[in-house]
RNA sequence: AAUUCGCCCUUAGAGUUUGAUCCUGGCUCAGGACGAACGCUGGCGGCGCGCCUAACACAUGCAAGUCGAACGAGAGAGAGGGAGCUUGCUUCCUCAAUCGAGUGGCGAACGGGUGAGUAACGCGUGAGGAACCUGCCUCAAAGAGGGGGACAACAGUUGGAAACGACUGCUAAUACCGCAUAAGCCCACAGGUCGGCAUCGACCAGAGGGAAAAGGAGCAAUCCGCUUUGAGAUGGCCUCGCGUCCGAUUAGCUAGUUGGUGAGAUAACAGCCCACCAAGCCGACGAUCGGUAGCCGGACUGAGAGGUUGAUCGGCCACAUUGGGACUGAGACACGGCCCAGACUCCUACGGGAGGCAGCAGUGGGGGAUAUUGCACAAUGGGGGAAACCCUGAUGCAGCGACGCCGCGUGAGGGAAGACGGUUUUCGGAUUGUAAACCUCUGUCUUUAGGGACGAAAAAAUGACGGUACCUAAGGAGGAAGCCACGGCUAACUACGUGCCAGCAGCCGCGGUAAUACGUAGGUGGCAAGCGUUGUCCGGAAUUACUGGGUGUAAAGGGAGCGUAGGCGGGGAGACAAGUUGAAUGUCUAAACUAUCGGCUUAACUGAUAGUCGCGUUCAAAACUAUCACUCUUGAGUGCAGUAGAGGUAGGCGGAAUUCCUAGUGUAGCGGUGAAAUGCGUAGAUAUUAGGAGGAACACCAGUGGCGAAGGCGGCCUACUGGGCUGUAACUGACGCUGAGGCUCGAAAGCGUGGGUAGCAAACAGGAUUAGAUACCCUGGUAGUCCACGCCGUAAACGAUGAUUACUAGGUGUGGGGGGACUGACCCCUUCCGUGCCGGAGUUAACACAAUAAGUAAUCCACCUGGGGAGUACGACCGCAAGGUUGAAACUCAAAGGAAUUGACGGGGGCCCGCACAAGCAGUGGAGUAUGUGGUUUAAUUCGAAGCAACGCGAAGAACCUUACCAGGUCUUGACAUCGAGCGACGAACCAAGAGAUUGGUUCUUCCUUCGGGACGCGAAGACAGGUGGUGCAUGGUUGUCGUCAGCUCGUGUCGUGAGAUGUUGGGUUAAGUCCCGCAACGAGCGCAACCCUUAUCAUUAGUUGCUACGCAAGAGCACUCUAAUGAGACUGCCGUUGAUAAAACGGAGGAAGGUGGGGAUGACGUCAAAUCAUCAUGCCCCUUAUGACCUGGGCUACACACGUACUACAAUGGUGAUCAAACAGAGGGAAGCAACACAGCGAUGUGAAGCAAAUCCCGAAAAAUCAUCUCAGUUCAGAUUGCAGGCUGCAACUCGCCUGCAUGAAGUCGGAAUUGCUAGUAAUCGCGGAUCAGCAUGCCGCGGUGAAUACGUUCCCGGGCCUUGUACACACCGCCCGUCA
Repeated sequence: AAUUCGCCCUUAGAGUUUGAUCCUGGCUCAGGACGAACGCUGGCGGCGCGCCUAACACAUGCAAGUCGAACGAGAGAGAGGGAGCUUGCUUCCUCAAUCGAGUGGCGAACGGGUGAGUAACGCGUGAGGAACCUGCCUCAAAGAGGGGGACAACAGUUGGAAACGACUGCUAAUACCGCAUAAGCCCACAGGUCGGCAUCGACCAGAGGGAAAAGGAGCAAUCCGCUUUGAGAUGGCCUCGCGUCCGAUUAGCUAGUUGGUGAGAUAACAGCCCACCAAGCCGACGAUCGGUAGCCGGACUGAGAGGUUGAUCGGCCACAUUGGGACUGAGACACGGCCCAGACUCCUACGGGAGGCAGCAGUGGGGGAUAUUGCACAAUGGGGGAAACCCUGAUGCAGCGACGCCGCGUGAGGGAAGACGGUUUUCGGAUUGUAAACCUCUGUCUUUAGGGACGAAAAAAUGACGGUACCUAAGGAGGAAGCCACGGCUAACUACGUGCCAGCAGCCGCGGUAAUACGUAGGUGGCAAGCGUUGUCCGGAAUUACUGGGUGUAAAGGGAGCGUAGGCGGGGAGACAAGUUGAAUGUCUAAACUAUCGGCUUAACUGAUAGUCGCGUUCAAAACUAUCACUCUUGAGUGCAGUAGAGGUAGGCGGAAUUCCUAGUGUAGCGGUGAAAUGCGUAGAUAUUAGGAGGAACACCAGUGGCGAAGGCGGCCUACUGGGCUGUAACUGACGCUGAGGCUCGAAAGCGUGGGUAGCAAACAGGAUUAGAUACCCUGGUAGUCCACGCCGUAAACGAUGAUUACUAGGUGUGGGGGGACUGACCCCUUCCGUGCCGGAGUUAACACAAUAAGUAAUCCACCUGGGGAGUACGACCGCAAGGUUGAAACUCAAAGGAAUUGACGGGGGCCCGCACAAGCAGUGGAGUAUGUGGUUUAAUUCGAAGCAACGCGAAGAACCUUACCAGGUCUUGACAUCGAGCGACGAACCAAGAGAUUGGUUCUUCCUUCGGGACGCGAAGACAGGUGGUGCAUGGUUGUCGUCAGCUCGUGUCGUGAGAUGUUGGGUUAAGUCCCGCAACGAGCGCAACCCUUAUCAUUAGUUGCUACGCAAGAGCACUCUAAUGAGACUGCCGUUGAUAAAACGGAGGAAGGUGGGGAUGACGUCAAAUCAUCAUGCCCCUUAUGACCUGGGCUACACACGUACUACAAUGGUGAUCAAACAGAGGGAAGCAACACAGCGAUGUGAAGCAAAUCCCGAAAAAUCAUCUCAGUUCAGAUUGCAGGCUGCAACUCGCCUGCAUGAAGUCGGAAUUGCUAGUAAUCGCGGAUCAGCAUGCCGCGGUGAAUACGUUCCCGGGCCUUGUACACACCGCCCGUCA
């Protein structure tokens, strides 16, 4: 929350669309069940169940017989008697249990099986039969007299292969047939008495006609049978009400059909059948047709309502190889009867015959799949019989099957060294785990032995099951556990293997090298003799919604109206009792279910009692609905009086404009576009004037104004005509609402026929645009647009909102009426009908709607049920066609969708900023060189960095080393670390081999000590070392970038179902989320700013190596310069103006400095899986006589080429020379160092050498500046390249360093497209220093000198910030996504 008056009882959900949210909506799961099947496994018992498929075919055996007390033969154990004799044999007679073919009787119509057919009075339920039958059984009444003739069997003959017959003859009966009798019965007739339910029924008596019989047993009593009639019981038959699947893409069906009359048939009614007559009958409340199906009690599920189902058990029906038919009989149109036809099988002598497992077993077949050719009639029941008894695959039992339900067991207690083993590990441990071992017990089940039932029915006898259940004793834990799962849903986690492979998966989804999702193992969870899977049904699913849903935007309102059937319907009083309610009663088989109490040790199972709905009957009530008749006026309609209007149809009239024609004026263009061209024009256009022709449309008025049902309707006038509104209250008296089918209307386009055609304009043509352009633009232009008549019947036909009625706060416009008040046409108040906006409650998923409802209620109609396929296919109907209406399925996906939120994005909007553009200056891109990269090459050219944000980057410096790469030579506990038995040296010098590593040899040689040992070195074996090997997408740390951009968040509160919002938005202002004001927000944090360093001014203090007013030096001094410590100073503080009196801005004063004074350090939340495993650290993986280590040499320096970054130039703002006593810095560095000065050399440099661990000495000279010359040339520019000669460093300068001198003198004359930096001490230009470093900068990091130009401004490019808007994006526009092709 639903249900309910109320209480109790009952009702459970989850995953999956999104970045996140709410909703709609589908898919999936958790539950239960099964005649089940499959996989793995399997101890026992009880009770049940077991061909769902081929109603497919069947070998074999059995499943229906019985009666001798109905009958005649026959056989005949045995008994008695006789005869013959061989004395135990033969034969005859009599009796006779028993057996039986045949006649006869009863049964065989039950029991058993199956579900093919059947949509039906078949079934269920309730009635009816005054329209019927009923063997055996029960009760009652009345009878059974007397005759007759046959046929089987049998015998004989005979046909046939057989099955089976044919003929002749004999015979019995409870077999068959007449006659007699008739209480009652039947038929027709007539009379009477009652009754009913229409036809009619019951009873009484009468006369006429008709129909019966059988015996058997017994000594007998008697019993069993027989005939007729009535009644009952049982069983059946028929009729009717109601109920009983799907399809309308099945709408009309029917000819014995519907009814009547009369015959016939039947147990009986009836077109059941026939003759005649009439023309009916059924159907939208679904006939007919098609499909499917045995129905029910019940079963499963469900809270229930429902849904599904119809195994076993019970009731009914139907069928018996397929189809048809009758016979017998009480009963059949007959599973184990007959006849005919068909198919199939078998036998055959080929002429002809036989058969029917959907009985029980069983076989084949089909299938995923379903049992024994068992025992017994002991019990229950059935048939026959007088009975004994016989028969009974019904039944009772057993066998097989974990197929199901139920019960039990596989041990219990103790037991920590927490054993071994396994798994894991951070190596400490943890876990398996009291689990095991071990100790003490128990004996359910099991095994053996002994006993041993109930079921048997009150004499005895009789047990298939069965030596079964059960009981007792003994033995011994012995013989008895598996299956599935472990990512979420869903209880349960780790390791290894694998590496988008193998595989898993119910849905979502896992797997691409650290997989709790695959496979295995350990562990854990669940269930347990089972556990999982598959299939089906119900549930969850309120996902067809009766209970209990919806339709503005998610799927869904018909395009609109009129109206038929139907549904629903105003007030009053009355009648009735159909619906409704109550009571009683009949029925609702049994079983089942529920409750209670019992029986099996318990349970399943089973017994007893009670209960539940439905239908029928009777009685009662009368509120509501229905019905009947009466009445009312408010719903509805009529009348009367007014009124507004692009409402409709027809006819006529009008002016403006376009185009065309004629004529005039006039001349070179017109037209068109973003720009053009096609086009028109000297044959005179465009322009302009006048006249004329013709068609179409009606500017202004004009308005979320009016009218109409909708579509729609717009110049003016006339005619005809529909509807509305207001007022009145005269009339009718519920006449109303809705409306399936039906009918009518229905924009534009389109179609047909005939007209018309000015403009516009699909198609088409040309010109442009474009990569293309079958488009957008331009020039033309035909259907069409117009009229008349006829079709079409659809639209985003929309308010995406069906019609009608009632009720439910307001405010404000506007159109048309009425009333009041007023002097009043204004204004004001009020009322009715329309048409808008805002808004409250309420509703809604939200958006929104809100008296014109999407609110609250009522009635009726239409429509929806995941997305796609698809409004498609087929069928039907309509249409001339185009097409329309109706309208699926296969298959496929796990979503599709609505509203709103936050971001991101936009060739959307607004505001703002930045050397972003603009304004400038200097460049890059062209040349040469340097350097880095790509590419190529190579044995190797080690590796990394890749738009901005890689590329003079890691590298602040590769000749060896570095070095990680390559070739060759070597080592294997190792070049390096720890442990370590043992040893004592290590080391230095020299010699030899070798490219060296390395190897061999000679000589010399320990230290400390607490005497235990230690330092150092060698060193076996093994633990281990080592790795610039991989993964920056496993990581830490560090860094880049957006960006020094102004942003990023939180707490509490408030709003919203929620994601979220607010704050942080707004008005100003700022460099700034800086500050002020306002505000459902109030505060706070990280960022901004400030605090820090430096620079610019001053003061104080201190002054040597600094400085000098002391003439120089020494010395002295500390004013100045300077040095280095502390402090002051700047805060929009002051004044004025503007501004909201705020924040702030502008101007000014003072000041060394003015509005963050300049510069630096400082980098929010985060983004880019950004960079780095090669600085370092580190998980995992990999190598271990090698991917480790050592050595020599080579390579990282290669070179058709491409790019980046620089340097030097192309020259006169310059080159060269001179003057180096004609100048001026700052900041640094210096001991394996800087080196003055002197000398030598043209020079690099060398030799000697003072000083200085530095405010003291040195590097050290600053350079641009100035003067002279050159005079525009490839030059006195430029300097590459090359030759020769030297210098320096260093073991070493070839590959491969730097410098000097002389000589040589390349390209290059200012650089295409494009592009970079910079806003002031900046750009530009000039030199100086330092780190690295033996040596080696055009790079990098610093330093000072000289010292500009420009900024109107924010339109545009790029980047960024805030607000807003759209979105199908969220990996976020480098998105998403459509079509074609492969």
RNAcentral holds the sequence, with entries from ENA and SILVA. Predicted 3D model of a 1382-nucleotide RNA (small-subunit ribosomal RNA) from an uncultured bacterium. The coordinates come from a structure-prediction model, not an experiment, and the mean pLDDT is 83. It matches the Rfam family "Bacterial small subunit ribosomal RNA".